This is a predicted structure of a 345-nucleotide part of an RNA (large-subunit ribosomal RNA, domain IV) from a Patescibacteria group bacterium. Its Rfam family is "Bacterial large subunit ribosomal RNA". Rfam links the family to the GO terms ribosome and structural constituent of ribosome. The organism belongs to Bacteria candidate phyla, within Bacteria. Model confidence (mean pLDDT): 83 of 100.
[in-house]
Context: one part of a larger RNA
RNA sequence: CCCUCGUUAAGGAACUCGGCAAAAAAGCGUCCGUAACUUUGGAAUAAGGACUGCCUGCCAAACUAGCUUGCUAGUAAGGUGGGCCGCAGCUAAAGACUUCAGGCGACUGUUUACCAAAAACUUAGGUCUCUGCUAACACGUAAGUGGAUGUAUAGGGGCUGAUGCUUGCCCAGUGCCAGUAGGUCAAGAGGAGAGGUUAGACUUCGGUCAAAGCUUUGAAUUUAAGCCCUGGUGAACGGCGGCCGUAACUAUAACGGUCCUAAGGUAGCGAAAUUCCUUGUCGGGUAAGUUCCGACCCGCACGAAUAGCAUAACGGUUCUGAAGACUGUCUCAACGAGGGACUCG
Numbered sequence: 001c002c003c004u005c006g007u008u009a010a011g012g013a014a015c016u017c018g019g020c021a022a023a024a025a026a027g028c029g030u031c032c033g034u035a036a037c038u039u040u041g042g043a044a045u046a047a048g049g050a051c052u053g054c055c056u057g058c059c060a061a062a063c064u065a066g067c068u069u070g071c072u073a074g075u076a077a078g079g080u081g082g083g084c085c086g087c088a089g090c091u092a093a094a095g096a097c098u099u100c101a102g103g104c105g106a107c108u109g110u111u112u113a114c115c116a117a118a119a120a121c122u123u124a125g126g127u128c129u130c131u132g133c134u135a136a137c138a139c140g141u142a143a144g145u146g147g148a149u150g151u152a153u154a155g156g157g158g159c160u161g162a163u164g165c166u167u168g169c170c171c172a173g174u175g176c177c178a179g180u181a182g183g184u185c186a187a188g189a190g191g192a193g194a195g196g197u198u199a200g201a202c203u204u205c206g207g208u209c210a211a212a213g214c215u216u217u218g219a220a221u222u223u224a225a226g227c228c229c230u231g232g233u234g235a236a237c238g239g240c241g242g243c244c245g246u247a248a249c250u251a252u253a254a255c256g257g258u259c260c261u262a263a264g265g266u267a268g269c270g271a272a273a274u275u276c277c278u279u280g281u282c283g284g285g286u287a288a289g290u291u292c293c294g295a296c297c298c299g300c301a302c303g304a305a306u307a308g309c310a311u312a313a314c315g316g317u318u319c320u321g322a323a324g325a326c327u328g329u330c331u332c333a334a335c336g337a338g339g340g341a342c343u344c345g
Stems, first nucleotide, its partner, number of pairs: 001340008010331002014329001019326001029051004037042001039162001053084007062075006085089001097324006104315002109121002125160007137146003163310004168240003173237002175233005182228003188222002193217005200209003241259005268302001269299001280296005
């Protein structure tokens, strides 16, 4: 010097990103007492107090036994006196630190075996959609099996995620559903026509024409789904404007004009797990506060089941801020114990 421990004057978070670590409190014992808030269940062992050993007297519920049936005896919860010892009586061990405010997630539960336990996943609840049973869907080439020995109060899939109050506008694009008049349109059917070949005919002997058959093609016509088209649909994928002017101080703009759009963001919330500028501004807390809490709204770039806003309870020391208690975290270090390091072997 390192590791693991123990103790420490005065102070008590001044340490530090941060009370990290440590310390402290602490009997889910008896008695008392217990707030906001609340979904009336909780919160709650809230918080906060007091008591606790041993010896001895008296009273005594209740129980047991006896019998003379309301007395006696015994045990004894509990109550009430007196006394003894110690610094200390839950005398050891074991055994919640507490409170205030906010964020997130309702909760119990689950997870990255070996750096993440969470605000992630799940959840009950909500909603959309598919599925009439040989169900949808899934596995399998198939047979078959699961779904299910179930039957729409059932089963599959998607999203959301208790509860409360709510969930606005846009169907132009994409998707899905429905429709089928018209357009387009495959194979197939169809076969008008055209080409090749040559019996034959004609010939100026060079060739020309050319039936049947065979063969190569092939127009019209017919024709499904789909697409185009017509509607619907947002708890489907998604989207939810700009410029200019205007009120008798100023400022601002209820108001007006104009352009564009499918429609221009409603309620609620808002410097937020979202705010760049930004340590925004004001208020609170501190002697002093880039964090925190309450407001404001100029939302770079919140916003309504990729849910919005509230919310009691809960949360493995979850995250953020504050307070009490407590402490070697620190001022500022010291001493001690064990094991290393070091020396010798």